[in-house]
RNA sequence: GGACGGUUAGUUCAAUGGCAGAACGCUUCGUUCACAUCGAAGAGGCCGCAAGUUCGAUUCUUGCACCGUCCA
Numbered sequence: 001g002g003a004c005g006g007u008u009a010g011u012u013c014a015a016u017g018g019c020a021g022a023a024c025g026c027u028u029c030g031u032u033c034a035c036a037u038c039g040a041a042g043a044g045g046c047c048g049c050a051a052g053u054u055c056g057a058u059u060c061u062u063g064c065a066c067c068g069u070c071c072a
Stems, first nucleotide, its partner, number of pairs: 001071007010024004018055001026042005048064005
């Protein structure tokens, strides 16, 4: 220098154009003499950044940034 993949909650990951979710973690409550387990509730996201297409974008297109793999 070139090709490809990835970037979404604290962590690991879903979501193939129509209200952003799960598990674990965190907080509170219940259960217990207490702890664990279990149950219930809750907080936490401008979906990497910018632009474009669209009535509508996490999703499609383009550029940029960062991470990874491969080629040279």
Predicted 3D model of a 72-nucleotide RNA (transfer RNA) from a Patescibacteria group bacterium.
Rfam family: tRNA. From the family's description: Transfer RNA (tRNA) molecules are approximately 80 nucleotides in length. Rfam classes the family as a transfer RNA. Clan: tRNA clan.
Its mean pLDDT, the model's own confidence on a scale to 100, is 81.
The sequence is in RNAcentral, with records from ENA.